[in-house]
RNA sequence: GGGCCAUUAGCUCAGUCGGCUAGAGCACGGUCCUGAUAAGACCGGGGUCUGUGGUUCGAGUCCACAAUGGCCCA
Numbered sequence: 001g002g003g004c005c006a007u008u009a010g011c012u013c014a015g016u017c018g019g020c021u022a023g024a025g026c027a028c029g030g031u032c033c034u035g036a037u038a039a040g041a042c043c044g045g046g047g048u049c050u051g052u053g054g055u056u057c058g059a060g061u062c063c064a065c066a067a068u069g070g071c072c073c074a
Base pairs, nucleotide, nucleotide: 001073002072003071004070005069006068007067010026011025012024013023019057028044029043030042031041032040050066051065052064053063054062
């Protein structure tokens, strides 16, 4: 220098053919249970979907550029 992949909750990750309010596990808070814990059950809080612009009636999803991390080639 060229090519490719990833970026979504505190962490690890899903998210269909673009379509109604963006989800799970763990973690965190509360309640129940217990003599008390752990485990378990139930409930809850928590999101700039990396950024900017574009396409579209509508974008986490498509396009361009940028950023960060990673892989391959030279």

A computed fold for a 74-nucleotide RNA from a Dehalococcoidia bacterium, annotated as transfer RNA. Lineage of the source: Bacteria > Bacillati > Chloroflexota > Dehalococcoidia. Rfam family: tRNA. About the family: Transfer RNA (tRNA) molecules are approximately 80 nucleotides in length. Rfam classes the family as a transfer RNA.